[in-house]
């Protein structure tokens, strides 16, 4: 018996703390969708306005008329008559307007007002009423005037009324009687207005019914039941930004009213009565049983049903009655509607229906009196919109159905696919079967214990019939159960929080699926829950929101220790009462359930009564331990006020004494020759007290610092003294309270806002300087703020320890004084347990506990606005909403980052060489141009990059002309037999088109097959897009030395240790330490080259040999040796041998990883897109355009040159579509020729600076080569666009290159030639906003939230480049700046002290 959590602040964590979700419920309301039944439930707003019907009568057995019918009688009248008709009398019967009598106070609505004895509860009435009813007691005699109805006249339009006349009663009035009641005296009694006696006055009635018996009423008591009215306790929403309110007030006396108490009202007398335990004012609201939620404790609610109350068109009043100040009654007033003949009238749906209206929204103008109830009647009976049904609404809650069983070809179709398939799915079709609902027919009810039945031919049964009439809704990103396709492209749009959309959206909108419910399913609103987010149960306040700035102290709050009293709380029995209903449980009815009947439990800050007496309170007597006091001591910048010193600064005289001084990063304003600055000596005047001086001292805080005195407050130590709980906290309140400011006067050396100059800047309303007025100091008020901080209220107690220091006391020891060893009481720091989120805190608690007090409740808005209080004033204290955000915050992690630190690398810098930037050319790029200048690559890490070669081709672009199964692949169908080739024709080609030529294999033949080539068809094809969908490759940090794991151990937790320190090293290289301990990817070696040297081998090397070489195998170097130094470790520094020495030189080798780098155009590839084209062929063009721009180059500007002649020295490559010798020819370029080369053999292949010689002599030159002109070669189908080379000739910039900038530390930079050759590339828009418009608001105007793009600075965060913030004052576009005092929540050095360990 009852308790579940989740998302969302971060890069990750832990806490905090707020939004947000899952749950329940609804008198609902909409969106879609809806088969049946019971049983509930239904104007929540406009207590708006109301058409129409109804919604209260009833008694003729209380009474007198009427009136219809019936009987009877029967004057008359009519006839000859029979007979007929008939006024009128009398009788019954039914009806009925008036008089009378009961009932219209109940039953029914509704929630406006009301915060109240108004409800709820528990008593009180000795202060009271009560009709109808039940019981009892007595009575009920005799009279008398009167009125309505009805009649006549008359008024009015009506509504109505007005005067004559009649007339009755159970209408009304006397009289008689008095069981009784009532009132006055009296006597006894009682706490009492009480009860009982006794005299006295005074006070009643109605009759009907009926042959009678009798019944029904009347009259006066008395009592019961039920019904009420008054009182009291005690509980009942917010709001102090409402703090004081009250004159019938609050009390008394005596009266008047009432049924009855009471200032309820009167009169007169007294000053009272409420309030902080919230009076008064506001604002809100029917209140209760109970409903909802919730574990509970609460929380929110008051809808039907039931109790009470209030109202009844607003508002007021009475009347009548037992009962009312009355929903369907009166009277006034008003608002509002209807009639009207204008004179008057009429009327109240918050009864039932129903209609406007408002509104998201709430039902029929039904039926019936048959039950139950109620009025009235003697009954029968009438009334009854109470109430019993029935209608309408899925508004709720219950309960059935929409069909079962078999069924695989897993149909058809949709969706999806990786094309193989999967999924809708036993789903359906189809067999077989049932019949709840439905229909159709019969029967047919309980509710009624005689009769009577609105529902109702209904519930409910039997047969028939035939699966037949019945399935939607929301979701599917997490929280949260469910997933894919395709449209969209940050657009449409979704959204509860967080958040999706920007071309491959499980989140948008649609499909298929699935998932949760089902006649419903969503959404929206609300209210509890979750939420320990107001916390009694069950929270915090050091740094997250919170300790008041500090004390004295009222109320209140809590309070040592013994004994005795009480018994208020407390605790226990017993009685009462907490209505029924409704909630749990048990039992029973409706086929069940809902719903419903009976029982039984439960429910209280209630109420009466015995009883206990540990705690609490009360009251009494004590005590000493808290508290306080007395004595003796000693301590100190504690407060006040008076005097008082001596340094220093400025000012003044006066000497000496001459050009400067002052200032700063640098300087300038300033002062100075009218003599300053500097030094001497003399004066004045104000302010502040070095040195001692101390995590030293005193105060409650703020604070207090020369010396001396006078007054004063405090704590502390020691004590055999006194009082005896006198105490703690302490909302209000009272006083204190840095600094700056304000008032008045005083006083002013120094400093210095404000304010003026110089600097500095882009600017400088600043920092820094030079000057300066308020201040600062004094007296005397005022102001009451601070980071008024230990960011820690206060007061007692308890809970290892060590170590300092200050004031005192013991003790021990000395001659003393230290020293040791201990007690109190203040100040420190270090720690254990304990605690914290965690940093930390730990006897000076932030530990454990007790009392009291202030204060928090996401974040701005807001240390704000109105109000209010105080102040001169500045301005203090108090203290919100609107609005808006999904956070805002703490404390540690791990990075990154600093105009912190420290230590260390690196051509980083510094020193140097040589260049670039300028010129001229070449390439590339941007730009611009164009038909097209095809595409990409953008600091470093794009610009001699892709592309190791753009005349055509490539190529991908541009014009123009063709093709369309295509220039390529692979298939199926069919036809053709060639296709190629060769030629004519037209063409710029491609291509049409026409001739010529003409198969192969297997089979006898048909045919078939291979191959081409038509046609139709799958299909090809895209350098089309997306490198932000990829693989793959690269590039960079960076060849920097890092980056990781296992297990352990630490931390709630991220994470952190290893990886850190101390040494070393090119390296996290090694070494020593270490809660580590090992391991991995990296460093390094292993591999390549080169440098020495041996062995092996030899095509080559011009024959030979040997050296060189050429290639394979080995040595060889390891800190091996010696010495110093270190911790005798790593190491390092020197030497020694050696070709080489401490990785000898170089390569190749690139860790986890960054940077959505690069790259769909190298390949590959997912998704989009074209398909007679974005695909393909062709020819032409273009990628080679040029006013500009820059990147990389190459030549140069000369003499370290440049020409000419001579003569040397190399390595590595490359070569058969190829390299090409010799010879000739050409001035060359080249050309001819053809040897050798498949290559250590030939060949490219004369290497160049160099080195001899010799010319030029500083000039635009014999530098320097651009650009032109002409002739010529080479390749090639083809050099106009647009190639290279050669030869003659021309001969331009250019004299060494601003600011800047690039490489490089040795075989290295720079020169010189010779050969070869790598890898690698994308980018652009969009809007929730604003503005506008439309409706509210709003005279205006501040301030403030949010807000795209901007505009002017750059105050904060690092020492934020002037350390930052609070208070409070000036001052400036703004953020700010600066004086003044404050803090640390300020970094860095250094230095005190303190403390840890030794």
């Nucleotide at each position: 018996u009852g308790g579940a959590g989740a998302g969302u602040u971060u890069g990750a964590u832990c806490c905090u703390g707020g939004c947000u979700c899952a749950g329940g419920a609804u008198a609902a309301a909409c969106g879609c969708u809806g088969g049946c039944g019971g049983c509930g439930u239904g104007c929540a707003u406009a207590a708006u306005a109301c058409a129409u019907g109804c919604a209260a009568g009833u008694c003729g057995a209380a009474c007198g008329g009427g009136g219809u019918u019936g009987g009877u009688u029967g004057a008359g009248u009519a006839g000859c008559a029979a007979u007929a008709c008939a006024a009128g009398g009398c009788c019954a019967a039914c009806c009925u307007a008036g008089u009378g009598g009961c009932a219209g106070a109940c039953g029914g609505g509704u929630g406006a007002g009301u915060a109240a004895c108004g409800c709820g509860u528990a008593g009180g009435u000795g202060a009271c009423c009560u009709g109808c009813c039940g019981c009892g007691a007595a009575g009920u005699g005799g009279g008398g005037a009167a009125u309505a109805a009805c009649u006549g006249u008359c008024c009015g339009a009506a509504a109505g009324g007005a005067c004559g006349g009649c007339u009755a009663a159970u209408a009304c009035c006397g009289c008689a009687u008095g069981u009784g009641g009532u009132c006055g005296c009296c006597c006894a009694u009682u706490c009492a207005u009480u009860u009982g006696g006794g005299c006295g006055a005074u006070u009643a009635a109605a009759g009907g019914a009926g042959c009678a018996a009798u019944c029904c009423g009347c009259u006066u008591c008395g009592u019961g039941a039920g019904g009420g009215g008054c009182c009291u306790g005690c509980g009942u929403c917010c709001g102090a930004u409402u703090a004081g309110c009250u004159a019938g007030u609050u009390g008394g006396c005596g009266g008047g009213g009432u049924a009855a108490u009471g200032g309820c009202c009167c009169a007169c007398c007294a000053a009272g009565g409420c309030g902080a335990c919230g009076a008064u004012c506001g604002g809100u609201a029917g209140c209760u049983g109970g409903u909802c939620u919730g574990a509970g404790a609460g929380g929110a609610c008051g809808a039907u049903c039931a109790g009470c109350c209030a109202c009844a068109c607003u508002g007021g009043g009475a009347c009548u009655g037992a009962g009312a100040c009355a929903c369907g009654g009166c009277c006034c007033a008003g608002a509002c509607u209807c009639c009207u003949a204008c004179g008057g009238g009429a009327g109240g749906c918050a009864g039932c229906a129903g209609u406007a209206a408002g509104g998201a929204a709430u039902u029929u103008u039904c039926c019936g009196c048959a039950a139950u109830g109620g009025g009235c009647g003697a009954a029968a009976g009438c009334c009854u919109g109470a109430c019993g049904g029935a209608g309408c609404a899925a508004c709720g809650c219950c309960g059935c159905g929409u069909g079962g069983a078999c069924g695989a070809c897993g149909a058809a179709g949709g969706c999806c696919u990786u094309c193989g398939g999967g999924u809708c799915g036993u789903a359906a079709a189809g067999u077989c079967c049932u019949u709840u609902u439905c229909u159709g027919u019969g029967g047919g009810a309980c509710g009624a214990u005689g009769a009577u039945g609105a529902c109702g031919g209904u519930a409910c049964c039997a047969c028939g019939g035939g699966a037949a009439u019945a399935a939607g809704c929301a979701u599917c990103g997490g929280c949260u159960a469910a997933c894919u396709a395709c449209g969209u492209g940050c657009c449409a749009g979704c959204a509860g929080c967080c958040g999706c959309g920007g071309u491959a959206a499980u989140a948008c909108g649609u499909a298929g699926g699935a998932u949760g419910c089902c006649a419903g399913c969503g959404u929206u609103g609300u209210c509890c829950g979750g939420a320990u987010u107001u916390a009694u149960u069950g929270g915090g306040c050091g740094u997250a929101a919170a300790g008041a700035g500090c004390g004295u102290g009222u109320a209140g709050g809590c309070g040592g220790u013994g004994c005795c009293c009480u018994a208020a709380g407390u605790u226990g029995g017993u009685c009462g009462u907490g209505a029924a209903a409704g909630c749990u449980c048990c039992c029973g009815g409706c086929u069940u359930a809902a719903c419903u009947g009976g029982g039984a439990a439960g429910g209280g800050u209630c109420g009466a009564u015995c009883a206990a007496u540990a705690c609490u309170g009360g009251g009494g007597c004590g005590c000493u331990u808290g508290a306080g006091g007395g004595c003796a001591g000693a301590c100190g910048a504690g407060g006040a006020g008076a005097g008082u010193g001596g340094a220093a600064u400025u000012c003044c005289c006066g000497g000496u004494g001459u050009a400067g001084u002052g200032g700063u990063g640098a300087a300038a304003u300033g002062c100075u020759u009218a003599g300053a600055u500097a030094c001497c000596g003399g004066g004045a005047g104000g302010a502040a007290c070095a040195c001692c001086a101390g995590u030293g001292g005193c105060g409650a805080a703020g604070g207090c610092g020369g010396c001396u005195c006078u007054c004063u407050g405090g704590g502390c130590u020691g004590u055999u003294c006194c009082u005896g709980a006198c105490g703690c906290u302490g909302a209000g309140a009272c006083g204190c309270g840095a600094a700056a400011g304000c008032u008045a006067g005083g006083g002013u050396a120094g400093c210095g806002a404000a304010c003026g100059g110089a600097a500095u800047u882009a600017g400088a309303u600043a920092c820094u300087c030079c000057g300066g007025u308020a201040g600062u100091c004094c007296u005397a008020g005022c102001u009451g703020u601070a980071a008024a901080c230990g960011a820690u209220g206060g007061a007692c107690a308890c809970u290892a320890g060590g170590u300092g220091u200050c004031g005192g006391g013991g003790g021990u020891a000395u001659c003393g004084a230290c020293c040791c060893c201990u007690c109190c009481g203040g100040u420190g720091c270090c720690g254990c347990a304990g605690c914290u989120a965690a940093c930390g805190c730990a006897a000076u608690a932030a530990g454990u506990g007790u009392c009291c007090c202030g204060c928090c409740u996401g974040g701005g808005g807001a240390c704000u606005a109105c109000g209010g209080u105080c102040g001169c004033a500045a301005g203090a204290c108090u203290a919100a909403a609107a609005c808006u955000c999904a956070a805002a915050g703490g404390a540690a992690u791990u990075g990154a980052c600093g105009g912190g630190g420290g230590c260390c690398c690196g051509c980083a810098c510094a020193a140097g060489c040589a260049g670039c930037g300028g010129a001229g050319c070449g390439u590339g790029u941007g730009g611009u141009u164009u038909a097209a200048u095809u595409c990409g690559a953008c600091g470093c890490a794009a610009c001699g990059c892709g592309u190791a070669u753009a005349a055509c081709c490539u190529u991908a672009c541009c014009g123009g002309g063709g093709u369309u199964u295509g220039a390529c692949a692979u298939g199926u169908a069919u036809c053709c037999g060639a296709a190629a080739g060769c030629g004519g024709c037209g063409g710029a080609a491609a291509c049409g088109u026409c001739g010529c030529c003409c198969u192969c294999c297997c089979g006898c033949a048909a045919g078939g097959g291979a191959c081409g080539g038509g046609u139709a068809c799958a299909c090809a094809g895209g350098u089309g897009c997306u490198g932000c969908a990829u693989g793959g490759c690269u590039g960079u940090c960076g060849u920097c030395a890092g980056c990781u794991c296992g297990u352990g151990c630490c931390g709630u937790g991220a994470g952190g240790u290893g990886u850190u320190u101390g040494g070393u090293u090119a390296a996290g290289u090694c070494c020593c330490g270490c809660a580590a301990c090992g391991a991995g990817c990296g460093c390094a070696a292993c591999c390549c080259u080169u440098g020495u040297c041996g062995u092996u081998a030899g095509u080559u090397g011009a024959a030979u040999c040997a050296c060189u070489c050429u290639a394979a195998c080995g040595a060889g170097a390891c800190u091996g040796c010696c010495g110093a130094g270190a911790a005798u470790a790593a190491c390092u520094c020197g030497g020694a041998g050696g070709a080489a020495g401490g990785u000898g030189g170089g390569g190749a080798u690139g860790a986890c990883g960054u940077c959505g780098a690069g790259u769909c155009a190298g390949c590959a590839c997912g998704g989009c897109c074209c398909u007679u084209a974005c695909a393909u062929c062709c020819c032409g063009g273009g990628c080679u355009a040029c006013a500009c721009a820059c990147a990389c180059g190459c030549u140069a500007c000369a003499a370290u040159g440049g020409g000419c002649g001579g003569u040397a020295c190399a390595g590595a490559g490359g070569g058969u579509u190829c390299c090409c010798a010799a010879g000739c020819c050409g001035c060359g370029a080249g050309g001819c020729g053809g040897a050798g080369g498949u290559a250590a053999u030939c060949c490219c292949u004369u290497a160049a600076a160099a080195c001899c010689g010799u010319c030029c002599u500083c000039a635009g030159u014999u530098c320097a080569g651009a650009u032109u002109g002409c002739a010529g070669g080479c390749u090639g189908c083809a050099a106009c666009c647009c190639g290279c080379c050669u030869g003659c000739a021309u001969g331009a910039a250019g004299u060494c290159g601003g600011a800047g900038u690039u490489g490089c530390u040795a075989g290295u930079a720079a020169c010189c030639g010779c050969a070869a050759g790598u890898u690698g590339c994308c980018g652009a828009g969009g809007g929730u906003g604003g503005g506008g418009c439309u409706g509210g608001c709003a005279a205006u105007u501040g301030g403030g939230a949010c807000g795209a793009a901007g505009u002017c600075g750059u105050a904060a965060c690092a020492a934020g480049g002037u350390a930052g913030c609070c208070g409070g004052a000036c001052c400036g576009g703004a953020a700010g700046g600066u004086g003044u005092g404050g803090c640390u929540g300020g970094a860095u050095c250094a230095c005190c002290u303190c403390c840890u360990u030794u």
Source information
Predicted 3D model of a 1398-nucleotide RNA (small-subunit ribosomal RNA) from a Chloroflexota bacterium. Its mean pLDDT, the model's own confidence on a scale to 100, is 84. NCBI's taxonomy places the organism under Bacteria, Bacillati, Chloroflexota. It matches the Rfam family "Bacterial small subunit ribosomal RNA".